Large-subunit ribosomal RNA, domain VI from an uncultured Porphyromonadaceae bacterium, 262 nucleotides, folded computationally.
[in-house]
Context: one part of a larger RNA
RNA sequence: CGCAGGAAAUUUGCGAGGACCCGACACUAGUACGAGAGGACCGUGUUGGACCGACCACCGGUGUACCGGUUGUUCCGCCAGGAGCACCGCCGGGUAGCCGCGUCUGGCAAGGAUAAGUGCUGAAAGCAUCUAAGCACGAAGCCCCCCUCAAGAUAAGAUUUCCACAUAGGGUCGUUGAAGACUACGACGUAGAUAGGUUGCAGGUGCACGGGCGGCAACGUCCUCAGCCGAGCAAUACUAAUAACCCGAACCCUUUCCGGGG
Numbered sequence: 001c002g003c004a005g006g007a008a009a010u011u012u013g014c015g016a017g018g019a020c021c022c023g024a025c026a027c028u029a030g031u032a033c034g035a036g037a038g039g040a041c042c043g044u045g046u047u048g049g050a051c052c053g054a055c056c057a058c059c060g061g062u063g064u065a066c067c068g069g070u071u072g073u074u075c076c077g078c079c080a081g082g083a084g085c086a087c088c089g090c091c092g093g094g095u096a097g098c099c100g101c102g103u104c105u106g107g108c109a110a111g112g113a114u115a116a117g118u119g120c121u122g123a124a125a126g127c128a129u130c131u132a133a134g135c136a137c138g139a140a141g142c143c144c145c146c147c148u149c150a151a152g153a154u155a156a157g158a159u160u161u162c163c164a165c166a167u168a169g170g171g172u173c174g175u176u177g178a179a180g181a182c183u184a185c186g187a188c189g190u191a192g193a194u195a196g197g198u199u200g201c202a203g204g205u206g207c208a209c210g211g212g213c214g215g216c217a218a219c220g221u222c223c224u225c226a227g228c229c230g231a232g233c234a235a236u237a238c239u240a241a242u243a244a245c246c247c248g249a250a251c252c253c254u255u256u257c258c259g260g261g262g
Stems, first nucleotide, its partner, number of pairs: 001152001005163007015149004021049007033038001051106001053104003059100004066093005071086006111143002117137004169247004173189005194240003197236005203229003210223005251262004
């Protein structure tokens, strides 16, 4: 921009893409078969491998805005306590998120038309013949079935609701998000929990500073399951989402009217 009024939702599915895998064990049954040795078809059930998808309760990884330990050096006048730099200085852990090594799911079954093949009826050709007419079966393959997209499917579909002469609706803008390069998409904008802050909780680290006591001291111990704390879960208008603006319904022909056509 189109889809012959303008919108908001919900959809049908032309078509397209994805998936489609392979074992083991047990039962049937030590049955059929076979002298024996051995040992099934068909049909069930269980359990795996690889692959695919989803997710983070568990296990584990990462986690350079979290916590702790520690070395050297510079600085905060000194002590104490800290900060910078040194690969995040090094080391030990680790929330959320994101992940796999973790967890869960999937391949089934059914239907249709067939291939090789197996047949029925059956002539040409008094017989025979699955084929010439006709009919029936028959694959992990084909079409469906399953999952996803999908009306620019220009043949532009359908349903419901709203608006009709200034509105239904949409946008700009702002606070933002398990959405994201931007855009888009989702939530919220004071009639408000959208983000930040604060408080509580969860969770991480592992017992702060300061002081008391013990020790010559390094240090230990008590106050102290302390202190600190990113992303998590809630509560709470303290801060910021104020105010405002913009877009937003064409006409022609025919017709007395209804309507019809473009």